[in-house]
Context: one part of a larger RNA
């Protein structure tokens, strides 16, 4: 010195990105057990008392013999409880087994699934909610076809996209792109008609006109977007309020320095002797925001952040024991 162990005065996270590890803690019984809550839970919540052998005593259930008319009774075996007393150690679940725990807050409802071999999550799935196709010889998909799946099915089906559980909601804009649907007119290929043109063609011109496109609508849980600049209140400050340019329409309801905020360690409060992180507020928000879903949440979580209680060699700082290898002689 590596490695896998074991003990440690005193402090106890001062370590360090972070309690990483490693320690507490632990099983059964008995008592008790908060906030919040979808009333199911949260919960082995938190805390806290027993536990070993011996020896009596009450109870209770199986069980066998004996008795009795009988519910039963006596004796004997077996368990399982209660209670009392003695007894041994430092310590009785003495070994092995065997949750450390609470508070807040983000995300994601759960249980599940994943990147076989550097990523289990907040990613995906997910009930559930919308939308859109499609009446069956359908619609969707493989296939060049034939033919096949869905489908032994038939709208309480089937196919597709989006959102992601129950609450509470889900605003406004159809201008652009997107689908639908309409349509007198406009544009609109080839072809077949007419016309000219070629000894025959090639050409060339006219009408005629189909889908689409112009051109009218409608559609936002379609793709998307959701404004600037002055002035006003009788202290000041702010501006319900008013003018004004301007858009399809100016972001409603919430929500926030958030996994979103550059500035920014924003300001105010809270924790702390001391807080770039946290946690509550505030909000002209670089560049929150409503199925790209807001926002709220009981329960979950090998998910993130933060704080406290217990615990300890994480650290103050290091010591000693053991196994093994590593080194040295052979």
């Nucleotide at each position: 010195c590596c490695u896998a162990g074991g003990u440690c005065a005193g402090g106890g996270a001062a370590c360090u990105c972070g309690g990483c590890a490693a320690a507490u803690u632990a099983g059964c019984c008995c008592c008790g057990u908060a906030c919040c809550u979808u009333c199911g839970g949260u919960a082995u919540a938190a805390g806290g008392g027993g536990u070993g052998c011996c020896u009596g005593g009450g109870u209770c259930c199986c069980u066998a013999a004996g008795c009795g008319a009988a519910u039963g009774c006596u004796u004997g075996g077996g368990g399982g409880u209660c209670u009392a007393g003695g007894u041994c150690g430092c310590a009785g679940u003495u070994a092995c087994a065997a949750g450390g725990g609470g508070g807040u807050c983000c995300c994601g409802a759960c249980u599940g699934u994943u990147u076989a071999a550097u990523a289990a999550a907040a990613a995906c799935a997910u009930a559930g909610a919308u939308c859109c196709c499609c009446g069956c010889a359908a619609g969707c998909c493989c296939g060049u076809a034939a033919g096949g799946g869905u489908g032994u099915g038939a709208a309480c089906g089937g196919g597709g996209g989006u959102u992601g559980a129950a609450u509470c909601c889900u605003g406004g804009c159809c201008a652009c792109u997107a689908g639908c649907g309409g349509u007198c007119c406009g544009u609109g290929a080839a072809a077949a008609c007419c016309g000219g043109g070629u000894a025959c063609a090639a050409c060339c011109g006219g009408g005629c006109g189909a889908a689409g496109c112009g051109c009218c609508g409608c559609u936002g849980a379609a793709g998307g977007c959701c404004g600037g600049g002055a002035g006003u209140a009788a202290c000041u400050c702010u501006g319900a309020c008013u003018c004004u340019c301007u858009u399809a329409a100016g972001g409603u309801a919430g929500c926030c320095a958030a996994a979103u905020g550059c500035c920014u360690u924003g300001c105010c409060g809270g924790g702390u002797a001391a807080g770039u992180u946290c946690c509550g507020g505030c909000g002209u928000g670089c560049a929150u925001g409503a199925a790209u879903g807001g926002a709220a949440c009981a329960a979950c979580g090998a998910g993130g952040a933060c704080c406290c209680c217990g615990c300890u060699g994480u650290c103050c700082c290091g010591a000693c024991c053991u196994g093994g290898g590593g080194c040295c002689c052979g």
This is a predicted structure of a 330-nucleotide part of an RNA (large-subunit ribosomal RNA, domain IV) from Candidatus Methanomethylicus mesodigestus. The sequence was found in a public genome assembly.